[in-house]
Context: one part of a larger RNA
Molecule: large-subunit ribosomal RNA, domain II
Organism: Puniceicoccales bacterium
This record gives sequence, C1' cells and structure tokens, in this order.
RNA sequence: GUCUGGGAGUUAUUGUUUAAGGCAAGCUUAAGAUUUUAUGGAUCGGAGGCGUAGCGAAAGCGAGUCUGAAUAGGGCGAUAGUCGUAGGCAAUAGACCCGAAGCGGAGAUGAUCUACCCAUGGCCAGGUUGAAGCUUUGGUAACACAAAGUGGAGGACCGAACCCGUGAACCUUGAGAAGUUUUGGGAUGAGCUGUGGGUUGGAGUGAAAGGCUAAUCAAAUUCCGUGAUAGCUGGUUCUCUUCGAAAUAUAUUUAGGUAUAGCCUCGUAUGCUGAUUAUGGGAGGUAGAGCACUGAAAAGACUAGGGCCCAUACCCGGGUACCAAACCUUAUCAAACUACGAAUACCCAUGAAAGAAAUACGGGAGUCAGGCAGUGGGGGAUAAGCUUCAUUGCCAAGAGGGAAAGAGCCCAGAUCACCAAUUAAGGCCCCAAAAUCAUUGCUAAGUGGAAGUAAGGAGGUGGAUUUACAUAAACAAUAGGAAUGUUGGCUUAGAGGCAGCCAUCAUUUAAACAGUGCGUAACAGCUGACCUAUCGAGUGAAUUUGCGCCGAAAAAGAUCGGGACUAAGCAAUGUGCCGAAGUUGUGAACUUGCGAAAGCAAGUGGUAGAAGAGCGUUCUAAUCGGGUAGAAGUUUAAGGGAUAACCGAGAAUGGACUGAUUGGAAGUGAGAAUCCAGAC
Repeated sequence: GUCUGGGAGUUAUUGUUUAAGGCAAGCUUAAGAUUUUAUGGAUCGGAGGCGUAGCGAAAGCGAGUCUGAAUAGGGCGAUAGUCGUAGGCAAUAGACCCGAAGCGGAGAUGAUCUACCCAUGGCCAGGUUGAAGCUUUGGUAACACAAAGUGGAGGACCGAACCCGUGAACCUUGAGAAGUUUUGGGAUGAGCUGUGGGUUGGAGUGAAAGGCUAAUCAAAUUCCGUGAUAGCUGGUUCUCUUCGAAAUAUAUUUAGGUAUAGCCUCGUAUGCUGAUUAUGGGAGGUAGAGCACUGAAAAGACUAGGGCCCAUACCCGGGUACCAAACCUUAUCAAACUACGAAUACCCAUGAAAGAAAUACGGGAGUCAGGCAGUGGGGGAUAAGCUUCAUUGCCAAGAGGGAAAGAGCCCAGAUCACCAAUUAAGGCCCCAAAAUCAUUGCUAAGUGGAAGUAAGGAGGUGGAUUUACAUAAACAAUAGGAAUGUUGGCUUAGAGGCAGCCAUCAUUUAAACAGUGCGUAACAGCUGACCUAUCGAGUGAAUUUGCGCCGAAAAAGAUCGGGACUAAGCAAUGUGCCGAAGUUGUGAACUUGCGAAAGCAAGUGGUAGAAGAGCGUUCUAAUCGGGUAGAAGUUUAAGGGAUAACCGAGAAUGGACUGAUUGGAAGUGAGAAUCCAGAC
C1' cells in the first nucleotide's frame, strides 16, 4: 500500500416545543397490594403532582388588584387543562468518537546501569630525575656555610599493562540504539579495579554538567484517581425531494471562542400592509460651482509700518529697481471655507401591486477568517495580487460558452432524454464550426503582436485649417553685380563693415548694409543681405488631426495560442453565417398553486443548514409460507423500479436452515480519523 472484519449523536432524569391520541374543570396515580396464561397484563391504591384567580412587600381586596388625592393614567391579570407515547432541542451526567503535555496518591517496584559512601581483597613492565636526612673532607671561637659521597622524596619526568576519550577519517536502513582505525591524556595517585553491603522519587547522590538514579530525568518506572481537561486538529458510515445562508452590528481577560440581533428554514396566525412603480410633499449641504465669510496664494496699483542711502545738535525732512499690513483691480485654491447647489439615495402621504411578497409569535439552525472586479473615499508613493470603509456584481455555494491556458472579467443560471431549431458574448485563411464576403480609406512599422504618445526627438506619411510670396515671373539652382563720401566718430600700438562704445546719415544706382558669417597684427581676401540675367509654376511658414518611427535593457530557445498573414492589420459601413447546459421544439419525471376531475400555469444549480419522503441491515410479535426432490451464503444474471437507496426469476456452487406482509425495538449503513486487528 491493497484486501477482509471492526470503527463515532447513545442511555437515564428533568424541562420546553411539535404531532397524533385518552379524559376534561378537571387530569393523573407513586410506593405498595391482589390476581394472572407470570421478563407481560388486569384490578385496587388519590399519599402526592399539575390545573381550576388574580393582584399586592404585606394587611388585604377579588374579575379584578397595585400605585395614586383620583372615578385619571399606567403595571400585572380576567376558563383549558392534564396524562402517557413518538419526534426536535436544552440542562445534568464521560454525553458524537479518537488524541495531549500534565496533576494527585503516608500506593507499589527499582542503586545487577550509574552517583557517592562503607567493609574486605587485587593491580601498576621498563627507564629517568635525584629533595630532606646521614657520612667524610674543607671551614668557623662555636654555629653557619661549601664540596664530594651516601640516600631515595615527589597529586616529579618518559613510557607499556590498566583507565580515559583530544583531533581526524570511516560507519551513519551501522558489525555496533555511540563502534572501528589512527592520533591523543593520565599512568605511586584526589590512581585503577574485583566481591559484598548502604542511601531514592520533591527524594537520593552530585570535585556542580540540571549531571546520574537500569538505552527513561527541570522530578524514575508502574498501578490507581481516569473515559483528567482540550474555546484546538482530525474523523463522523444509505438514497431522493423542497427551500437555502453567513463571513456583519453590539458586548466580551475578547479577537481562530461565545451571547443577543441580522441573514436561512419549518409551523401557526394576520390579510394587502411588501419589493417595485406613479403622483404629491419633505429635510439635506455631497458632486459641481464660487470667493461675501474662515484661511491659503500670484501680479499690479495705492499706501501705513519697517530696512537702506542722504541730510541732521534735536525736532522736522528728502530719496528708494528693498520688505510689506489694510483697502482697490485682475487672476486662483480648500476634507475640517460657503452669500450658491444638483443627480441619486432617504422619509412621509395617496393609488396600483396575491408576490421576487410582507408582518407577528413559536420550533430548529448555521454564520462572526471572506475574496476579486467596477464606482466613491481614507492610509500608502493618486505603489502593491497592499490596507481600511461605502456601494453594486460575481466567486464563496455556480456547471455551460468566450478571454490560448485562468475562482472573482464578458455572455449565461445546468430536472432528465434527443445525431432538431434559433440566438448571446465572441468569432468566420488553416489547426478549428462559420465570409479567403462587399464598399471606402489608412498603415510599410510584421506596427498589428508589452508600455492610454514616458519625457524628449525627426523634411515618415494621409486629412483639415490659417497665412505669406508668385506670369508685373515667385522658391530652388547657375552666372554677374554688391559701389561712392569713408579708413563714419570715439577708443586704441593698430580698430579700414566685422575687439569694444556711440551714431547708423547722404550720394550714384537695377541693387548694394556705416554690414550676416569666415578671415587679417591691421588692411587684403571669401561669403551673405540686396539687385539683374537664365528658367517657367507653384513655393514657403504655421496650427490641428489619423496611422506609423526612435527613445525601448535579463537571465534554459524563440514565438501573435501556433502555422502563417501586407491583410488574415487598423478605422468606418453593410449583408450573411457559426456559436452555450440561454431560448424554442418533442417526450418524460417531480414540486407548488388553481381545479371536482381532465388538465393548465409557474418552477426544479447549490456549501453550512432547516424541512420532507423513502431504501436496506439485525432481533422480535402476528399471519402466510419455502427447504436434503437442496436453505443461507458465494459466482452469474433475464428482467423490474418507465428515477435513487435497491429488488430479482433462472443457472452454477454449497450442504441446513430461511423468506414475504403488517407492526415493534435498535449494538442499523464506511473510503478517509499519520484510525484498530488480521492477511498478503
């Protein structure tokens, strides 16, 4: 892992409610007794219980009573119960099942492991060092002291046995629930060790690590209290039908729990009250707008106050390209501004509205982690698949079609069957159902096919508009001219169109600047403006708009879903077609309503959950059966239930019990619980 079997809302009492009964102003017995066909029933038994009158603290009064001065008002009352049975739910009990870590016991067992202690034994190759003391000699007044010898001390040294376990490698479903190899520490000591004995569970022992106390230690093991408790996790077994949520408010030692309300369901009652819609009325201060108010804020004018400068003994004064209140003009901004002010939403009234209803009371719940999208806001960075409100939709609890693929987007709400039809969103070259459809444009970028134009950039290209010049010849190109006073004046070493400052005239002209740029030390030189000739029809400058271009960088090989496409891209128009579990058609089932029926109408997605109807299993009562001429079980199976749980003739096997109907009672249904036992 698979298979087989086992495996979870039970029972008692009390209360409450529902159903159908008995009796009814009453209902009912308990213990016990008698009897019986004796796990059963019948008859007694009224002790007791509930009800029949309430109100008040009470005296008390009484269909009333209490409060009260009250005959007012208000509170509580003013004839249906009771008994058992069955179902729902609650409480008390282990209370649907399994699951802790733990807590307690003057219960028990453990020191054959290990810690420490006691008694009695054992063990430590070899080598090294050479303390005290002593002896001799030297030395001293005598000591002291020195040297040599002797001696053999030491938690001394090196190193086997022995004890330990420092580093490394291996092993790590091991040879081993702690080892092996190598390396290392101690090795006469606080040493190691044999045997026997002692100390224990809030206790022992501990050169102290919370270590050790039998592979168990911040309180051993075992038994009992014990089914401890678990607001936590997991699991909770047949079918079909009807309806169908919530993830919110308030409170909470409360936040993943619970209570009440909200939302669901079932019953009873009311009877048009309801969603919605029409009309009429109402309160409002949002969006927008505005700037009188409160504030913010730009420019100007005007002008207090101040700064600076001048002047000044002081007082007066003068100036101001400085700052600037108030007032004025122009132009603005605001969630905590408003002399204005919607749409919606909200409230009331009157009609319509038998429904998608509504309201009241009663039984039963579940829900209190929500998510995304659109819109209006707050927080954040006008970030987040972010967070927090409001409102709508969807998912949750929703299948089907589209978006390549996708909970929440778009379309659309699946009772069942059909090789029928018609549409939605979305599509119609091929993959792949349907237009290689029609008309008019645009795009050349594979744009389309990442980036509402990122800022920014560009003779890309289409449309529209304005404007200037132009046959009195424009624009472009080519050729020629572009002069004189004059080197204008100043400045300057110089300044001659062209360093800089000032002025910028006049003349000749077809035209020609006191000069646009380059250039020179300064001139010179080149060029431009301007004019003419050649040529012969449009040429410039802007604004706006459509589609494109650059800007444009990511990690495994690329890509629009792919192939491919110049339309099979984009914009606009038109006509067809395809396309879903939508709608329609035909047939069938069920639910609800109406109906006498026939039938008709509406409906039948669904998690938590409420309600209803059934199937099957074991035992049992009654009735009817089957069975050695073959029961149950097992294998198979026509068929039935025009659905489900299921039923099942017959056949094979098997070898002794067993079925149907109507009731009753439950140890009554398994795929999950890291479920339990067994088998493989």